[in-house]
Molecule: Glycine riboswitch aptamer
Organism: Allosphingosinicella deserti
């Protein structure tokens, strides 16, 4: 220093799904309503986590593994906020002709 891999940060993009019904409050109201919070049912999503299988991969054991599967958590007007993966950027770690 140049390649490979992977972490770290930072900025960018980034989907789905009920403006569902009921109780209890709490905020405002022009007294019609409006906004929220928790809790209960019913329908839903999948791309934080988390699990289960597989195509593979490795194997003395113990195994590893997906954007499939599942829906515990989470989420499900707008808007925050999160968000798997994608790119750009620094940073520095391993390995190396």
């Nucleotide at each position: 220093g140049g390649u490979g891999c992977g972490c770290g940060u930072g900025c960018g993009g980034g989907a789905g799904a009920g403006a569902g019904c009921g109780g209890c409050g709490g905020g405002u109201u022009u007294c019609g309503g409006c906004c929220u919070g928790c809790c209960g049912c019913c329908g839903c999503c999948g791309a934080a986590g988390g699990a289960g299988c597989a195509a593979c991969c490795a194997c003395c054991c113990c195994g590893g593994a997906a954007u499939c599967u599942c829906u515990c958590a989470g989420g499900c007007a707008a808007a925050a906020g999160g968000g798997a993966c994608c790119g750009c950027a620094c940073g520095g770690g391993c390995a190396u002709a």